The RNA shown here (Bacterial RNase P class A) has 351 nucleotides and comes from Hydrogenophaga palleronii. Its mean pLDDT, the model's own confidence on a scale to 100, is 77.
RNA sequence: GAAGCGCACCAGACCGCCGCUGGCACGACAUCCCGAAAGGGUGUGCUGGAGGAACGUCCGGACUGCACAGGACAGCGUAGGAGGUAACACCUCUCCACCGACAAGCUUGAGGAGUUCGCUCCGAAGGCCCUAAGGUGAGGAUCAGAGCAACAGAGACGAGCCGAUUCAGUUCGGGUGAAACGGGCAAUCUCUACGCGCAGCAAUACCAAAUAGGCCAGCGUUGACGUGGUUCCGCGGAGUUGGCGGGUAGGUAGCACCGAGCCGGGUGGGUGACCCUCGGCCCAGAUGAAUGGCGGUCACACCGGGGGAAACCCCGGUGCACAGAAUCCGGCGUAACGGUGCGCUUCACAC
Numbered sequence: 001g002a003a004g005c006g007c008a009c010c011a012g013a014c015c016g017c018c019g020c021u022g023g024c025a026c027g028a029c030a031u032c033c034c035g036a037a038a039g040g041g042u043g044u045g046c047u048g049g050a051g052g053a054a055c056g057u058c059c060g061g062a063c064u065g066c067a068c069a070g071g072a073c074a075g076c077g078u079a080g081g082a083g084g085u086a087a088c089a090c091c092u093c094u095c096c097a098c099c100g101a102c103a104a105g106c107u108u109g110a111g112g113a114g115u116u117c118g119c120u121c122c123g124a125a126g127g128c129c130c131u132a133a134g135g136u137g138a139g140g141a142u143c144a145g146a147g148c149a150a151c152a153g154a155g156a157c158g159a160g161c162c163g164a165u166u167c168a169g170u171u172c173g174g175g176u177g178a179a180a181c182g183g184g185c186a187a188u189c190u191c192u193a194c195g196c197g198c199a200g201c202a203a204u205a206c207c208a209a210a211u212a213g214g215c216c217a218g219c220g221u222u223g224a225c226g227u228g229g230u231u232c233c234g235c236g237g238a239g240u241u242g243g244c245g246g247g248u249a250g251g252u253a254g255c256a257c258c259g260a261g262c263c264g265g266g267u268g269g270g271u272g273a274c275c276c277u278c279g280g281c282c283c284a285g286a287u288g289a290a291u292g293g294c295g296g297u298c299a300c301a302c303c304g305g306g307g308g309a310a311a312c313c314c315c316g317g318u319g320c321a322c323a324g325a326a327u328c329c330g331g332c333g334u335a336a337c338g339g340u341g342c343g344c345u346u347c348a349c350a351c
Base pairs, nucleotide, nucleotide: 001347002346003345004344005343006342007341008340009339010338012298013297014296015295016294017293018292020049021048022047023046024045025044026043032041033040034039051322055333056332058331059330060329061328062327063200064199065198066197075196076195077194078193079192080094081093082092083091084090095139096137097136098135099134105128106127107126111122112121113120114119140191141190145189146188147185148184161174162173163172164171204253205252206251207250214244215243216242217241218240219239225236226235227234228233229232261281262280263279264278265277266276268275269274300319301318302317303316304315305314306313307312
């Protein structure tokens, strides 16, 4: 320097104007709006406000409720070995198998050159083989049992068929095909070992209307109660008064977290995943659901034009992804305009 790999990071920056939303403070709290209430809304200031995947909801946990003597069966899942972890189908190391480039090697040989016409030499593309970094692997078991095998082939899982041969299915051979009698497939059932209660934040807990209905008690056709005049009368009249409890609407908590938390250091341990230790930090959170819109400047990429010997500069235009929290966390998978850095392997060249 070239080619091939692996890992990590970024995901435009700044300014102006107008907004949205959580928290805190002030104002207010006798006021205004919604509401029966609880509670919510309206003002000002300060401050926090999406992601590497917030996504798919595939796997594993936290958390919550229900269930639960013990065991077995069923069902579902996992599968080399060892380790990491809260846990996993994840991750790491390792064994095995396979894939994996240039060069080299083997093969083939378009073509070219030479020739004493016998041949000799050079040699592109192609094929094969071996492996590097690296990648892939649902990698237990096929003498427990069952099932399956396209095309070709007489025959495909049961052994037989054809030809030759022999005392004797005794021995040899058989086109095809991945596989011909000894094997293959467990990502078909199955067996073995191990694991697994069920449901999910619309979990769950608390507060709690109106209306309807329920229960209890008092009074009541010997007129309660309502109503019109007013100390009595008229009219209607079978209910009426009080209390309790359940559910719904609605509200609050769960839920914004001192945490499997984030950032940085360690001549701490470990091959590594990871662990230990020291210092610092507190980091979105709604419930019609905030995290935005407009303008400008700059950056980056591409296209066109111009200038310049070149590096590059100027002008104009276009683009600037995928996507977006909803109980939280660890993974996996998928999506994606582009950019940056580091490392590894092989080959070539130079010293």
Its Rfam family is "Bacterial RNase P class A". Rfam classes the family as a ribozyme. The model forms 95% of the base pairs in the Rfam consensus.